The RNA shown here (SAM riboswitch aptamer (S box leader)) has 114 nucleotides and comes from a soil metagenome.
Of the family's consensus pairs, 90% are formed in the model.
RNA sequence: CUUAUCAAGAAAGGCAGAGGGAAAUGGCCCGAUGAAGCCUUGGCAACCCUUACAGUGUACUCCGCUGUAACGAAGGUGCCAACUCCUUCCACACCAUACAUGUGGAAAGAUAAG
Numbered sequence: 001c002u003u004a005u006c007a008a009g010a011a012a013g014g015c016a017g018a019g020g021g022a023a024a025u026g027g028c029c030c031g032a033u034g035a036a037g038c039c040u041u042g043g044c045a046a047c048c049c050u051u052a053c054a055g056u057g058u059a060c061u062c063c064g065c066u067g068u069a070a071c072g073a074a075g076g077u078g079c080c081a082a083c084u085c086c087u088u089c090c091a092c093a094c095c096a097u098a099c100a101u102g103u104g105g106a107a108a109g110a111u112a113a114g
Stems, first nucleotide, its partner, number of pairs: 001114006011041005019030003026086002042080003047076002049072001050070008084108001088106006
């Protein structure tokens, strides 16, 4: 940079000792009944992966690609408060050309694969 996903899911113990929830604004929360960080163990999920089937490629029990399914999870990542905690910008609905609210999209971010 490209593509996909982001309303679900899953915590105990030890060390440690005051912060943490990405950034900015404003909120709202978590935290001495112990934050961040590190370690151990456990778990969640199913991106890669595994298995099966179908399609497809002058490739035909092989190989590549695409799709579907699993009452698959050995391995590589990731994750285990709150929708990605909410909030920004655009469009639409509603409304009083308002506020609030709702829906869709964008931006930003996270994770995976390339």